[in-house]
Context: one part of a larger RNA
Parts: sequence; C1' cells; structure tokens
RNA sequence: GACGAACGCUGGCGGCGUGCCUAAUACAUGCAAGUCGAGCGGACUUGAUGGAGUGCUUGCACUCCUGAGAGUUAGCGGCGGACGGGUGAGUAACACGUAGGUAACCUGCCCAUAAGACCGGGAUAACAUUCGGAAACGAAUGCUAAUACCGGAUACGCAAGUCUCUCGCAUGAGAGAGUUGGGAAAGGCGGAGCAAUCUGUCACUUAUGGAUGGACCUGCGGUGCAUUAGCUAGUUGGUGAGGUAACGGCUCACCAAGGCGACGAUGCAUAGCCGACCUGAGAGGGUGAUCGGCCACACUGGGACUGAGACACGGCCCAGACUCCUACGGGAGGCAGCAGUAGGGAAUCUUCCGCAAUGGACGAAAGUCUGACGGAGCAACGCCGCGUGAGUGAUGAAGGUUUUCGGAUCGUAAAGCUCUGUUGCCAGGGAAGAACGCUUGUGAGAGUAACUGCUCACAAGGUGACGGUACCUGAGAAGAAAGCCCCGGCUAACUACGUGCCAGCAGCCGCGGUAAUACGUAGGGGGCAAGCGUUGUCC
Repeated sequence: GACGAACGCUGGCGGCGUGCCUAAUACAUGCAAGUCGAGCGGACUUGAUGGAGUGCUUGCACUCCUGAGAGUUAGCGGCGGACGGGUGAGUAACACGUAGGUAACCUGCCCAUAAGACCGGGAUAACAUUCGGAAACGAAUGCUAAUACCGGAUACGCAAGUCUCUCGCAUGAGAGAGUUGGGAAAGGCGGAGCAAUCUGUCACUUAUGGAUGGACCUGCGGUGCAUUAGCUAGUUGGUGAGGUAACGGCUCACCAAGGCGACGAUGCAUAGCCGACCUGAGAGGGUGAUCGGCCACACUGGGACUGAGACACGGCCCAGACUCCUACGGGAGGCAGCAGUAGGGAAUCUUCCGCAAUGGACGAAAGUCUGACGGAGCAACGCCGCGUGAGUGAUGAAGGUUUUCGGAUCGUAAAGCUCUGUUGCCAGGGAAGAACGCUUGUGAGAGUAACUGCUCACAAGGUGACGGUACCUGAGAAGAAAGCCCCGGCUAACUACGUGCCAGCAGCCGCGGUAAUACGUAGGGGGCAAGCGUUGUCC
C1' cells in the first nucleotide's frame, strides 16, 4: 500500500459498487420454462339467425329444436426445456492460454441461389363403457383427427462404385460423362371468383453456398516433493473388421515386441484455467472475490433414449445413502436457481416490487412466460463527495489544570453581536427523462391480371416497477449531527497525581523495586476523521 475481511469503541447524509472465503452439509414453503386454437379432433360456457308450440291484451312474453360466431382449454402435434441462472467438488489434463491444422468433421433457427410441393393408405390419444389400486397410476373393448405416421410417383446438383481432365500438402482435392439408391405438409390464415382456379403470406421438401455455434488434432507455456526411480499388456506399432459427424487401440480378432523415463516418467500432495486484480521504479512476487471468456459438476455412482445439439441442474432408467407418504402390497423427492430455514463458523442480506426497459422462448400478431434482468430493502463492507456552521468578539469572564503564588495555559475558545441555510425535518410542484416498438388513419414504393397482404415515411392515441422517487420552490431554526488512537526512541505530540519489579504496558529496544514524559487517571498536546484502532493475509 491492498482486502469479498473479522473484532473493539463510535456513528449525520448521499452516489456508485460489494456481501457464506467455513459444511459440493441437510433442506420446510413459495416462485425460477414455457408457448402456439392461424397444425388437429373433441369437451365446456355464451349465443346471432331460422323453425315449431303455448298464453293470448294480434304483436309481445315463455318453452323446445337448429346452431353462425365468440371465449376457455385436458389431450394429440410443433418449437423451446442443450439457452439463460448457480457452484468450483473433481481435474496437473490438449482442462486452460496462445499459435496453427482438418485433403478427417457436424451445424436447428437465420441469409442467398436453384428446383419442387403429385397420388394414396392404415392407425392412435382425447372421448365413451367396464375393471384393478389406499395412492402413484394402470388394463381391456369401441370411435375419431392432423403440419402425427406410412406406401408409391417425380427429381438432379445428393450418396456409392467406373472412366477422362486439371491441381496439390502423403493420404488425396476439384470438374465432366454414363449405372444403382433415396424426399415433401394434397398444410394453415387471408383476398378475388358461381365454380374450376388464380394470388399474398407463414410454414414444408431437396441441393449448393454463407453466417453462427460446435467437434477433433498439434507446437509452446504456466506446481510442490527424488526422504516418489523405474512405469506400461490395449500397453507400442501393423493388417483386417466394427463404430463415430469425423481421424484414431475408440473397440475387437490376428501378428510383431514394442512405448515412456534424470530434458524427471510413474507415484503422492495441492489446485478449476485465463483476461485480469494487488504490490513494485522495473524485473519480479502474490491472488484468481465481483465483471468477461473457457472448462467441469448438478444427492452419490453408472447408463442410454429423444434430438440439429445432452449422455441433459428444475428429463428417463438402474443401484446406493438419506428424507417423506402408505390400507405394508407399494410409491414420492433432490435449492452448487431466487428468497428463506437449520447447522458449521470470527463472519456474509429481503421468504420484497415489476416485466415499464434490455435480452430470451413460443406465436402471423395481440400477447403469455421469464427470481435472466431492471429496481427497491438490509449492512460504514469498500471507494468517492458533503455536513456537523461563518464572521466579529479581551474584561484575556467563570471554571478546570498547573504554579517558583507573580503568573501560565485551555483561549477568540466560550458568552455576546451580525449573518448563512449545504444536509436533515415539514409543505407545495413534479406522472420530468427513461419510449422505442404497438394500434388506428394518410401517403409512397416493389410485386400481382386485380385485390388483400409486404416495406418505408408522417400524424394521432395509449403504455413506468422504481415513485410522489430524482429535481425545483418555500417555511422554520445554529437549532438535529464527533469520535477513535497515540504522546520514552523508532514517530508528530508533556506535565501533575496515584502505584511502588505490585498492578500493569509492550511491534522492537525495553518501562515499573518512592520524585515513572513508557503502568492508571486528569489537564494539555499530536494524528486521522464518520470513522479510528487491533488482528489476519499478500507485496
């Protein structure tokens, strides 16, 4: 000098940050991932119109049927739950950083280009009925739909093998020719039209390219112990096969006997890595909180499924420990998400508000969801800023301390007088900014046979958690706001009394045994200041 700090004494305000470093201990409760009815069939609610009947005050009331339309949604289906958020247990490793390679690779959504979207089929949930079970849930029979599933046609740029040409960095890469194999949603919502059909948009299929994200390989770098010296059998290499998006002992069969190591293998211990942060003139040394990038993990261990992407924190299966429910047959759970609880500890916060903004998921959109995020709350935990008044005021008041009794000092300090009003308190104003998107209307442009729809511009309307907050104005009154440590030397700052090697102090030297500037108290002084000291750690 620094700190995610703690402890002691003290404590006025604001801004911006930060806040379980220990038990990756166990968790009550609530929330943290949904969305789409413009993919689909139902169910429920409401119900325009039309028809029938009754009462009859002949145009009203009531009942029944029909059911356009609107709304809600359990289920099937699509997309997303692989992002965002948390933690640092493991890991000494291509985990990370940096520089490269992939002629050995993948990539949903997005963009561009080219082509297409034809003909059919069988189911199943929901639902209904019945049954089992305490529950979780399950079984049988029957019915039905789709952008769910399946078959055929079409199709080359796609894949496999053959031939020719060009090129390279070893395997090889690119282009052209001919053989074989393989796809779609006939969809949704509008507009025009009597219809056939045409058209807009969003979805869909195939191929190529891009972008983004990932995967693998390699050089180099960053740690302690040699009181760890030998380690290794899928081990090292080859051939063949399997597997993967892809290379590869990645796996397997056979063959060979290799491979690593004093330039430190192997073992043990410790540890997430980096940008950065602290210190230092620098070289270095230490650290890896917050923020950002990467990795790993999700009660412990193992496994795969789905999917573009996981071997998946709030998915599945198995085993284990623990907790809970049970009718004892069987089931349920996973806060290292946000709050919060218990425990541990020197020690670390609210079971708050809102989706208004930014971002994300879904949706054509309105919108829904979002403990991400934006905010508020608590804590002097840190940094920064402000205040606790300013001017004048000598009789040097009273009082305290001290004294050589003359005085000295606290001390312009106080009182008194004249001012000011930062902040706080009170009142009024302030819906400030943060707002863009959105809806409606108008105009223009591309496109279309035309319209709707699309894009752009303008105008109007409404949308704020924070919050009656920031800020502004006014009133009132010096009124509400100073402590902590030290005073022997290092080191700025001295006297008196008490104590008498006692009580005590102390970072080092050391002080105290009757005149202690070193202990305790008082007066005075010095330093810093809403803080000041102590302890711990690093330079």